[in-house]
RNA sequence: AAUUCGCCCUUAGAGUUUGAUCCUGGCUCAGGAUGAACGCUAGCGGUAGGCAUAACACAUGCAAGUCGAGGGGCAGCUGGUUUGGUAGCAAUACUGAAUGUCAGGCGACCGGCGGAUGGGUGAGUAACGCGUACGCAACCUACCUUGUACAGUGGGAUAGACACUGGAAACGGUGCGUAAUACCACGUAAUAAUAUAGAUAGGCAUCUAUUUAUAUGGGAAGGGUACGUAAGUAUUGGUAUAAGAUGGGCGUGCGUAGGAUUAGAUAGAUGGUGGGGUAACGGCUUACCAUGUCGACGAUCUUUAGGGGUUCUGAGAGGAAGGUCCCCCACAUUGCAACUGAGAACGGUGCAAACUCCUACGGGAGGCAGCAGUGGGGAAUAUUGGGCAAUGGGCGCAAGCCUGACCCAGCAACGCCGCGUGAAGGAAGAAGGCUUUCGGGUUGUAAACUUCUUUUAAGAGGGAAGAGCAGAAGACGGUACCUCUAGAAUAAGCCACGGCUAACUACGUGCCAGCAGCCGCGGUAAUACGUAGGUGGCAAGCGUUGUCCGGAUUUACUGGGUGUAAAGGGCGUGUAGGCGGAGCGGCAAGUCAGAUGUGAAACCCCGGGGCUUAACCCCGGAACUGCAUUUGAAACUGUCGCCCUUGAGUAUCGAAGAAGGCAGGCGGAAUUCCUAGUGUAGCGGUGAAAUGCGUAGAUAUUAGGAGGAACACCAGUGGCGAAGGCGGCCUGCUGGACGACAACUGACGCUGAGGCGCGAAAGCGUGGGGAGCAAACAGGAUUAGAUACCCUGGUAGUCCACGCUGUAAACGAUGAAUACUAGGUGUGGGAGGACUGACCCCUUCCGUGCCGCAGUUAACACAAUAAGUAUUCCACCUGGGGAGUACGACCGCAAGGUUGAAACUCAAAGGAAUUGACGGGGGCCCGCACAAGCAGUGGAUUAUGUGGUUUAAUUCGACGCAACGCGAAGAACCUUACCAGGAUUUGACAUCCCACUAACGAAGUAGAGAUACAUUAGGUGCCCUUCGGGGAAAGUGGAGACAGGUGGUGCAUGGUUGUCGUCAGCUCGUGUCGUGAGAUGUUGGGUUAAGUCCCGCAACGAGCGCAACCCUUAUGAUCAGUUACUAACGGGUGAAGCCGAGGACUCUGAUAAGACUGCCGGGGACAACUCGGAGGAAGGUGGGGACGACGUCAAAUCAUCAUGCCCCUUAUGACCUGGGCUACAAACGUGCUACAAUGGUGACUACAAAGAGGAGCGAGCCUGUAAAGGUAAGCGGAUCUCAAAAAAGUCAUCCCAGUUCGGAUUGUGGGCUGCAACCCGCCCACAUGAAGUUGGAGUUGCUAGUAAUCGCAGAUCAGAAUGCUGCGGUGAAUACGUUCCCGGGUCUUGUACACACCGCCCGUCA
Repeated sequence: AAUUCGCCCUUAGAGUUUGAUCCUGGCUCAGGAUGAACGCUAGCGGUAGGCAUAACACAUGCAAGUCGAGGGGCAGCUGGUUUGGUAGCAAUACUGAAUGUCAGGCGACCGGCGGAUGGGUGAGUAACGCGUACGCAACCUACCUUGUACAGUGGGAUAGACACUGGAAACGGUGCGUAAUACCACGUAAUAAUAUAGAUAGGCAUCUAUUUAUAUGGGAAGGGUACGUAAGUAUUGGUAUAAGAUGGGCGUGCGUAGGAUUAGAUAGAUGGUGGGGUAACGGCUUACCAUGUCGACGAUCUUUAGGGGUUCUGAGAGGAAGGUCCCCCACAUUGCAACUGAGAACGGUGCAAACUCCUACGGGAGGCAGCAGUGGGGAAUAUUGGGCAAUGGGCGCAAGCCUGACCCAGCAACGCCGCGUGAAGGAAGAAGGCUUUCGGGUUGUAAACUUCUUUUAAGAGGGAAGAGCAGAAGACGGUACCUCUAGAAUAAGCCACGGCUAACUACGUGCCAGCAGCCGCGGUAAUACGUAGGUGGCAAGCGUUGUCCGGAUUUACUGGGUGUAAAGGGCGUGUAGGCGGAGCGGCAAGUCAGAUGUGAAACCCCGGGGCUUAACCCCGGAACUGCAUUUGAAACUGUCGCCCUUGAGUAUCGAAGAAGGCAGGCGGAAUUCCUAGUGUAGCGGUGAAAUGCGUAGAUAUUAGGAGGAACACCAGUGGCGAAGGCGGCCUGCUGGACGACAACUGACGCUGAGGCGCGAAAGCGUGGGGAGCAAACAGGAUUAGAUACCCUGGUAGUCCACGCUGUAAACGAUGAAUACUAGGUGUGGGAGGACUGACCCCUUCCGUGCCGCAGUUAACACAAUAAGUAUUCCACCUGGGGAGUACGACCGCAAGGUUGAAACUCAAAGGAAUUGACGGGGGCCCGCACAAGCAGUGGAUUAUGUGGUUUAAUUCGACGCAACGCGAAGAACCUUACCAGGAUUUGACAUCCCACUAACGAAGUAGAGAUACAUUAGGUGCCCUUCGGGGAAAGUGGAGACAGGUGGUGCAUGGUUGUCGUCAGCUCGUGUCGUGAGAUGUUGGGUUAAGUCCCGCAACGAGCGCAACCCUUAUGAUCAGUUACUAACGGGUGAAGCCGAGGACUCUGAUAAGACUGCCGGGGACAACUCGGAGGAAGGUGGGGACGACGUCAAAUCAUCAUGCCCCUUAUGACCUGGGCUACAAACGUGCUACAAUGGUGACUACAAAGAGGAGCGAGCCUGUAAAGGUAAGCGGAUCUCAAAAAAGUCAUCCCAGUUCGGAUUGUGGGCUGCAACCCGCCCACAUGAAGUUGGAGUUGCUAGUAAUCGCAGAUCAGAAUGCUGCGGUGAAUACGUUCCCGGGUCUUGUACACACCGCCCGUCA
């Protein structure tokens, strides 16, 4: 310190279903681990591990021998000796062994011990195999230790050797002869063994222990060695026996996988007796006898698997694993068998099989799951290394020999641990890279540079421990380690950077290439692909893949659920099982406490110690939560006994259900059919029809009859039943519930896997029955089709009897039972109280409903009939699809039912609630939305725009409403963007630089022109000046930066605009409610044109919208009167506000006023408001305009303009001429003019408003038929001009016609504008005189000074309106009303929609 107790601490989540929310629920990620593999990369050391696959096959070498101190021997070796040979004078040297001998020793042989250990592997095994705890009174144990006793006398063989001989070989055969610690016999002999008879003690049933007597009975090598002459001594072996130790054998309790789509298994099977066998018990074996034994507490069968200590993970409980190390088991090519031995077979034997090898074909040999190694398999796993120095083993007296056990080294980042690749200073923030808003930023103190250090690597020198008991002996290894030397020198990568998840930019690419763990990125501005820069993380590694645990409370013991998300059995009865009321006593199985034994070591944890540290190793402790034995306690559970009545049941009394069940009988109404009568043309049926029935008499009606089925009213969230279900009336039989009472029994109870029974409708079998209804079927309709909905028919069936089926949204989508927990109000049945009382009221029990508190719930909701609080038991669920399918089994006559998977596939599927949107849902309301009207359009001609077609080009845009007389308020050239041709390249336009020249400007030639050439006639300006010149502006020439683009993208944008819609809406703050999205406010009752206002209300306020403020118009007033006006006065004319004058009137234009539901009456809620009235020029926003909330449509516009990005740059820029935008079978939109008499024509004659005018309007006069021309006054305009207003009115004519309507088209001749009217303008005159006689389906506008109709003016513009924008004149009809069509507002409801119904989605085909 761990430990115990107390306290403290420890337990992490995230992404993904939706428009958003809460929940359910799956998928995925972040962590740890690994005998790993793969990719990229790689400096060193320590330490550990390294065929997971083919228990596949194996070449080669090695892995078990040893003892000469047991024996016979001597092939070979060494040394002597002996004897030869050679050389030499000799000593001596060399050499040989035919024959010897001695010593050392020794191949093969006999013999002993060991080859049963060590080492390998995990195939088999679901088992007493393993683990744990016991037992053997049922056993063995070589070597070792201890004790006791002993070893006497004999015998016969045999190997080797030798001889002969077979065989290719392996291997033998015969003969002769020989030894032992080989073998055998006899003697002696114990406390061994067996049997018999006792004794004592004990136990556990058989029995055990000790002991007495008798009988039977069994052994040895007196070998070896040393010393010694020997005797002998010492030592080592031998035999018997008793014990110990060690190692084994056997038995038992408990524990130890999956599958019931495996439910029955078993004949040696279960037991007994006798025999046999074993070391020992035992059906272990055998004969006989008995018929047992195991099994839902899962037998048998099948699949998988060596078990444990432990390892990984986890907060734990658990889950997963069993490589290395340790223990046990099993196996040794496959199967079987015995022998030897104390003990049994990896490197023993025999047989069989497969395979391999040798062979002379006759026959033989072999077994790497020992260590290396080879092939093969595989994603994948090492050297045919060194040494017995250490540790350990075998043999031996010992020396020693053997030992691929072991100790070491080698290979590979395979794991864990440690170290290094430098350190300090260093800003001109260098260069380079990347980026940029061009200023800069970043890489970055990073580098360079200065100073320092030397771990590591390299070189040189020294150099261990590991070796004990006296000495010798070190593979590793000249290794570890130490010292010295030089020098920053030898040493950094990998992955990631959208979120989860730490880390961002640029370029490339353009739904391609690609990424991806999940969600998801990529379709031209990708932080998600690829590359680069930068950044983050880890680091000699980093990522990926596989596998396990975790997160996952997602199998829930700890720790889940089942009304609607997956999930209550269709219902009852009841077996096993589980659970169970009150009191007393006993026992001690569970339970609790103490003690003892065990729980191997290693591992984990704690404390120490040793390697420089760590990993690693060593020591000690704790722990191992378990099992067993024993002692105790007695509350609870259990069990036994006694007892109790409240749970349960019985008895008695009462009464409801006159739809609880079964059987028999009876009844009336209705439908249909039959017969007869009356009667006549239809009936029937539908949205409308038809099929059908009917003149052969239907339908209708009357009378009679037949037959089957169902029972109107009563009738009720009333009753009964377990559920399914039960409805006319009567009778019989019969079940259950309820109340009162408290007599009886005395826990007899609850639940209930299997089992058994019941179980709607449809369906099936047999036999009846059959009126109506009615699957199938037929016909008629509807429809694009209509195998449907509707109609006319119609068969099974529906009904009865007897069987079968066994399922339903069999639902309260809610299992049964018990107890407890606020109330209120109905209803059915009973009892009690009170009362005169059947009523009402109060109390209570049983049933059946509604509302509601607490509580619960994801919410909805449930709420004493719980989905609340608790207990007991059963059933069921674990993402969606595949699928309640397939296979199997069982049931069924069949149809089918019950049980019930997997492959594969998706990232969701789902519940409840919210906000919208939508509905051929509902309520309320509005709008020229319909209706009521008027006029059109659609038909004709023509104008204009569009699509289409055509073209060299017919430039571009706009496309439902909300494009189409739109951009364009005006295309002959220009415009013009298009086409053809011709010319141009710093440019038609802008800025900067240099040079020159003032600028400007006329005539000429060529050309279609742009332009080119040539020539310069004129002309000389402004500022400063030192008179040389310089400058400003302009032009010309030159160089490059750049200009330019009506090129693309309106889906990159700004701005502008359209539309819903002048619709009444859209929001916010605070508060409140809800877990939340959200709600409330804004809903409700009224009212309004209006979210306008009033009232009410958990809301109170506020903002943008509405309204008002602005302009115009309608009235009068005041002020002011010229170019407007003229009543009075005066003047004056042919006439005239013509003149003087006036400020009354009209008018002009400025100022205030006026209208506010202010007043009265009715209604309304005493309100808001509304209806009516008065007054008033105007009355309820008086008329009109401007004004357009939050937002929707990726609405329109890059061609008004601006602008990002992309693209073109002798062209996609710019210039010129000509052409085109004006084309033309047919189609569409918008207009004009008409079709005529409410009219046309001619003549005469009134009345406006609003505008415009100087490159203008142009009077008047003249000319011309006219367009127009000529001339020319006035007027920059309340003065002059355009200018005539027209319809209207009066008179005349036409007389209903293709016309005196209509005017297209065409011809001729003119006029005007303009450089120019051919393509391609307008106007005039004359002539020509088309279609058209009121317009199909359909469709548009308009509610009052409006529609309709009539003309006038203006913008644009040289010219060119039937268009557009304005102006006035004349001037209607109709609106009952909101059912319907369209659009909109609001409340509510449903929803599987949210890109929001142009949605979603199903089937078939490709």

About this RNA
Small-subunit ribosomal RNA from an uncultured bacterium, 1406 nucleotides, folded computationally. Its Rfam family is "Bacterial small subunit ribosomal RNA".